[in-house]
RNA sequence: GUCCCCGUAGCUCAGGUGGAUAGAGCGCCUGCCUUCUAAGCAGGAGGUGGGGGGUUCGAAUCCCUCCGGGGACA
Numbered sequence: 001g002u003c004c005c006c007g008u009a010g011c012u013c014a015g016g017u018g019g020a021u022a023g024a025g026c027g028c029c030u031g032c033c034u035u036c037u038a039a040g041c042a043g044g045a046g047g048u049g050g051g052g053g054g055u056u057c058g059a060a061u062c063c064c065u066c067c068g069g070g071g072a073c074a
Base pairs, nucleotide, nucleotide: 001073002072003071004070005069006068007067010026011025012024013023019057028044029043030042031041032040050066051065052064053063054062
């Protein structure tokens, strides 16, 4: 330098061919239980989806461009 993949809650990840409140597990908070802790049970908070722009009635999903990470070739 060229090409490919990835970037969604604190962490690890899901999200058929764009659509109706963006999810799971772990973690965190509160309550119950317990002598206490852990475990268990119930409930809850937390993301505007890497940044910006575009297409569309509608974008996490499509297009462009930057940024970051990984990889192949040179």